[in-house]
RNA sequence: AGGGUUUGAUCCUGGCUCAGAACGAACGCUGGCGGCGUGGAUUAGGCAUGCAAGUCGAACGAGAAAGCUCCCUUCGGGGGGUGAGUAAAGUGGCGAGAGGGUGAGUAAUGCGUAGAUAACCUACCCUCGAACCCGGGAUAACAGUCCGAAAGGGCUGCUAAUACCGGAUGGCGCCCGAGUGACUUCGGUUGCUCGAGCUAAAGCUGGGGACCUUCGGGCCUGGCGAUCGAGGAGGGGUCUACGUCCUAUUAGCUUGUUGGUGGGGUAACGGCCUACCAAGGUGACGAUGGGUAGCCGGCCUGAGAGGGUGUCCGGCCACACUGGGACUGAGACACUGCCCAGACUCCUACGGGAGGCUGCAGUCGAGAAUCUUCCGCAAUGGGCGAAAGCCUGACGGAGCGACGCCGCGUGGACGAUGAAGGCCUUCGGGUUGUAAAGUCCUUUCGCGCAGGAGGAAAAUCUAGGCGUUAAUAGCGUCUGGUUUGACGUUACUGUGUAAAGAAGCUCCGGCUAACUUCGUGCCAGCAGCCGCGGUAAUACGAAGGGAGCAAGCGUUGUUCGGAAUCACUGGGCAUAAAGGGCACGCAGGCGGCCUGGUAAGUUGGAUGUGAAAUCCCCUGGCUCACCCAGGGAACUGCAUUCAAUACUGCCAGGCUUGAGGUCGGGAGGGGAGAGUGGAACUCCUAGUGUAGCGGUGAAAUGCGUAGAUAUUAGGAGGAACGCCGGUGGCGAAAGCGACUCUCUGGCCCGAUUCUGACGCUGAGGUGCGAAAGCCAGGGGAGCGAACGGGAUUAGAUACCCCGGUAGUCCUGGCCCUAAACGAUGAGCACUAAGUAGGGGUGGUUCCGAUGCCGUCCCUGCUGUAGCUAAUGUAUUAAGUGCUCCGCCUGGGGAGUACGGUCGCAAGGCUAAAACUCAAAGGAAUUGACGGGGGCUCACACAAGCGGUGGAGCAUGUGGUUUAAUUCGAAUUCAACGCGAAGAACCUUACCCGGGUUUGACAUGCACGGAUUAGCUUCCUGAAAGGGAAGUGACGGGGUAAAACCUGGAACGUGCACAGGUGUUGCAUGGCUGUCGUCAGCUCGUGUCGUGAGAUGUUGGGUUAAGUCCCCUAACGAGCGAAACCCUUGCGUUCAGUUGCCAGCGGGUAAUGCCGGGGACUCUGGACGGACUGCCCUCGUUAAGAGGGAGGAAGGUGGGGAUGACGUCAAGUCAUCAUGGCCCUUACGCCCGGGGCGACACACGUGCUACAAUGGUCGGUACAAAGGGUUGCGAGGUCGCGAGGCCAAGCCAAUCCCAAAAAGCCGGCCCCAGUUCGGAUUGGAGGCUGCAAUUCGCCUCCAUGAAGUCGGAAUCGCUAGUAAUCGCGGAUCAGCCACGCCGCGGUGAAUAUGUUCCUGAGCCUUGUACACACCGCCCGUCAAGCCACGAAAGCUGGUAGUACCCGAAGUCGUUUGCCUAACCGCAAGGAGGGCGGCGCCGACGGUAAGACUGGUGAUUGGGACUAAGUCGUAACAAGGUA
Repeated sequence: AGGGUUUGAUCCUGGCUCAGAACGAACGCUGGCGGCGUGGAUUAGGCAUGCAAGUCGAACGAGAAAGCUCCCUUCGGGGGGUGAGUAAAGUGGCGAGAGGGUGAGUAAUGCGUAGAUAACCUACCCUCGAACCCGGGAUAACAGUCCGAAAGGGCUGCUAAUACCGGAUGGCGCCCGAGUGACUUCGGUUGCUCGAGCUAAAGCUGGGGACCUUCGGGCCUGGCGAUCGAGGAGGGGUCUACGUCCUAUUAGCUUGUUGGUGGGGUAACGGCCUACCAAGGUGACGAUGGGUAGCCGGCCUGAGAGGGUGUCCGGCCACACUGGGACUGAGACACUGCCCAGACUCCUACGGGAGGCUGCAGUCGAGAAUCUUCCGCAAUGGGCGAAAGCCUGACGGAGCGACGCCGCGUGGACGAUGAAGGCCUUCGGGUUGUAAAGUCCUUUCGCGCAGGAGGAAAAUCUAGGCGUUAAUAGCGUCUGGUUUGACGUUACUGUGUAAAGAAGCUCCGGCUAACUUCGUGCCAGCAGCCGCGGUAAUACGAAGGGAGCAAGCGUUGUUCGGAAUCACUGGGCAUAAAGGGCACGCAGGCGGCCUGGUAAGUUGGAUGUGAAAUCCCCUGGCUCACCCAGGGAACUGCAUUCAAUACUGCCAGGCUUGAGGUCGGGAGGGGAGAGUGGAACUCCUAGUGUAGCGGUGAAAUGCGUAGAUAUUAGGAGGAACGCCGGUGGCGAAAGCGACUCUCUGGCCCGAUUCUGACGCUGAGGUGCGAAAGCCAGGGGAGCGAACGGGAUUAGAUACCCCGGUAGUCCUGGCCCUAAACGAUGAGCACUAAGUAGGGGUGGUUCCGAUGCCGUCCCUGCUGUAGCUAAUGUAUUAAGUGCUCCGCCUGGGGAGUACGGUCGCAAGGCUAAAACUCAAAGGAAUUGACGGGGGCUCACACAAGCGGUGGAGCAUGUGGUUUAAUUCGAAUUCAACGCGAAGAACCUUACCCGGGUUUGACAUGCACGGAUUAGCUUCCUGAAAGGGAAGUGACGGGGUAAAACCUGGAACGUGCACAGGUGUUGCAUGGCUGUCGUCAGCUCGUGUCGUGAGAUGUUGGGUUAAGUCCCCUAACGAGCGAAACCCUUGCGUUCAGUUGCCAGCGGGUAAUGCCGGGGACUCUGGACGGACUGCCCUCGUUAAGAGGGAGGAAGGUGGGGAUGACGUCAAGUCAUCAUGGCCCUUACGCCCGGGGCGACACACGUGCUACAAUGGUCGGUACAAAGGGUUGCGAGGUCGCGAGGCCAAGCCAAUCCCAAAAAGCCGGCCCCAGUUCGGAUUGGAGGCUGCAAUUCGCCUCCAUGAAGUCGGAAUCGCUAGUAAUCGCGGAUCAGCCACGCCGCGGUGAAUAUGUUCCUGAGCCUUGUACACACCGCCCGUCAAGCCACGAAAGCUGGUAGUACCCGAAGUCGUUUGCCUAACCGCAAGGAGGGCGGCGCCGACGGUAAGACUGGUGAUUGGGACUAAGUCGUAACAAGGUA
């Protein structure tokens, strides 16, 4: 710091997503040790049990028991002492308001920061001052008695105090009055003096010389306590300013409300409360309402600014079962106090009682989830006490949990036949891997044993010194000694032990480090995003290997970051989301030049504060680190104060340039009203006139003989204003167009004439606002939604046509929206030029027209810089700046729902969410496409000729059938006489049946061994096969010869393997088809562009051609085209047999037959020839074109071979080759028979015909190219013939096939289903072959079908072509060949041309296509699923309002009852209590509403879903823009 993802590719916009860090976490797998932290986030849900606040006998009265001991005893016991002034209880004091918990409530009665208190309080503690005098009456405990189940209570009697009460004294204080000084914020505060009134107390204890004594003590002295007051410290109350979440789909709220006066109340100000008076107060700077939330120091993240958060620790607040209330007290409206109400739980004798873990543990529940019913007061701290001490779930520790952070270990070194095993493999090897084993070494941690710090210093006690004192008491202080450890088997150290006890998790397609095999086969599954999986998956699962982290690793959730994706730092709005339709204008924001003042903003200094902890730096302590401690810095803030005065603000004064006014001119469809006009149109009347008119692509509906249309005249009506008319004018926009008049707004120019900043913008607000629409009243010619009819169409609720109502027009009132667009808010200023138009004005010429030179305003075009993603924009900015307003934040859902508001309605304005997608989008690029355009080609059309489609047959295909009808091509061109240049068996792959299993074929190994192979014969069988018998080798050694030993081939057995026309042409090679013999396809360098790309290759000509020329930011080059090659057409030359024969000779019935010859033809080698070379014209002096000459041939002469980059996942695994998969006594191999030849039918390709340009019969002429030895076969002969027999010649320019046919000559046929046509069928034959039944060809005789030129449609061909005629060959025993490949003979017609059909090339244009138009894509309907809205209702919650009831309690009141202290002789009084009454008042009740949830038959649209239905709306002119 960025990356992935929209596209064929590109740039941009924009969302989604990833990598980082963090956590009070949870879940999965795994788990050795230690330290430090941390742990109920959910139900502020309910709680068993134990503990969490007591203490003081030195305030007080009273005062046990057990035990021990002594005495007495009637042995039952009693008494004394001790226990012990102890326990327990009580009075009294202090504490219990701290500490501890939780975050429900609370959006301000809170918190934070800074202040105020001149409006206040403060127990305990400290300092100082003063004073502690005299009395009194009770009461608990206790005793007795009564009630009650209990809790508890009543009555009678006794008693004490530091409990309670009265009096005295009285400083300070308070209050009142008077005098006086100072300060002041003018409210008051404060000092001094005088007078009147009011207010206090308590004792306890240690020691003691003298004196007194009732022997208790007084008294003295010390300590503690108590009282009054002043001050301090610390703590608290109250007030002020500023800050403190979301929501306007909450806009008004408020009656104690705002203020005043009197009174009350409080520690204290105050509507805090009350009576009266006034009518205020508050809010767009967001009141009120709703939602959510404890706040902060801090914590997490971030470069920062920010964003998120508030767990642990610390500060503040609030709460304590829920609600209300007060009491006590220094302090509470009180967590473990009280009263009342409520819910819940428990006890009960049913009468009544008890309780409150949000203290520490613990339990249940709910939950993804959060610990021990531990030890100790040793330390720190707190309460009480004089103290010892007691209490302390605060705290110190331990336990549990990898929950987090930090640290350590699980060993180290050497070790290669690179072991075994695993995995992969191209079978060679590679890898796991120095890894292991093995050898040597070490011992942290763990475990065992032993030793062993520090946390402890005090208080007390004791010894001593000093001070106080009369004092060697006491107290204070100092020194020495004594004593105290939960943790704890502490940390730590030593020693023993043996490599011994200690490694997992995730990932490996890209992002993102890490790859192979197998399994699976859009299944199972993965996935954070993009996306993987449909038989070769680095993406699923497993394995091997690898990468990363490590006692953890992953996943999930959440926050920040990346995200400049809410933009203060730091974004945008022409086309991507985004400028309000336009103006006026209140508030607000911003504002010209000069001077003076002020000092609010601003800037600087100082002071205070910003708690501690945290963060940062330095240092130190735990072995290091985490952690902890000390010091510093920092805390970016706030306040006070001093100073500065440039800028802003404020106050005052001035100025004229901004703005406005005045005067003089000017242009204009600016607005409103009234009037006028002509053309056109329709209608009415009348005339002329006759059969049509009208309308369309073509028609029809419609009108017309009742007289239309057309035409003439007259009349009526309504609406709109031709030409001028123009990127011309005016207006803020909407908008405005005949002419005249009236009223009226704005603008421009000229004139320094006036005012003196009066300005700009503008949330709300107000006004205007096209068309359509609405209401009321008019009007209505034309046009014309709806509607009717006619067409079109598969349909046509459309487009076209004929009609036609609202409406369009006027008046008045609504509506308030538009692609209301320049898709560009308003204002001001600045920043190159050029050109055109409109309106003024100045100068120049004597004046005018006009021109020229200036200037101001308005409207366009081109264009530099700049800007922009690009397109573009560019003084009329989208440039550079300033001011103000509006708006945007992914697509869909949706401008929708709900709510509110406006409207008569239609509807407008405001405006979400759930859910869903990984994109949606802008500009530009290259292609492709278009029922876009331009240019140009092609038998593409047209012009012609002949066919196909109809018939019969042949052949192929589909379909059907079948045991099988093998397979492929799968099938438009580019499948269908194709693979197949030969299916009766074979072929053959298919079916049925019979067999066979190392195999029909290849290689290797092992064993066997002469029993074997081979050969002969036999049996069985359809054959294959099976079985049997006989015969039966070879090499070497060795031997006389054998025997014997050994070896290989073959064979047998066995093992490896063979074999497969089984599968995948979508895993492939090779080969092929097609576009297309079309003219294209590219590259290097340069240049342009951010880039994809462009340029070159476009343009002007030309060509068959990207062929060539010219121009040119291009210059060159390559593959294609052309040429080179073959063939054919002319010639020359060479050669001359098997070919040829002119001349010479010989010969025959005849023939180059023979001798000869090379002249000719021919054969086949070499060469020549054609190049727009020559001439004329055109053209740019070019390329080239037209014409001509010459020439056998003329503009690539004809034909062939030759096929660029690529396209179609085109074709072929069945030619061959080949990866993977599959079969292995079968999917292999062999054999017999059958099938590939079936046949209702459909299509393609052909043949033969339908006839007279013919058929038939007879005669007769002329080829080329081929083939031939299991072959061609002359000739002879037999047969009507196919053919048979005999047989010459020929391995071929020699012989043969071989007759060419159409043609020509002549005869017959006479238009007919025929002397056309030959299918079909019967019979008889021939040939090939092992074999013609399924299923061959040929011959003869007989038979004689359809068919009379072929619907829609469609094919070929431009010259030696079409058409027509025959000939040959391959394959092949034969042949289903009418096919295919070749050969020659005869031999046309037409092309004026490119409008149209098809295809193609180039340029251009549009595009929402890129799998590329066989594209994309919209809506209804049907199905499934999801979320949401509406809904008769039903059912909860919340906050209030009104009324009713009214607990506890404070306050007020009180004629009832009771009453120790004081007064009084008494009666009685004062005072108090109880009770009563009153106000307020929680819970509860009633009523009507508000807000907000849940649910709801049914209903509405929406999102999504693999191939459903109907159409074709949009994208191209998308076929009606």
Annotation:
A computed fold for a 1521-nucleotide RNA from a metagenome, annotated as small-subunit ribosomal RNA. The sequence is in RNAcentral, with records from SILVA. The prediction has a mean pLDDT of 82. Rfam family: Bacterial small subunit ribosomal RNA.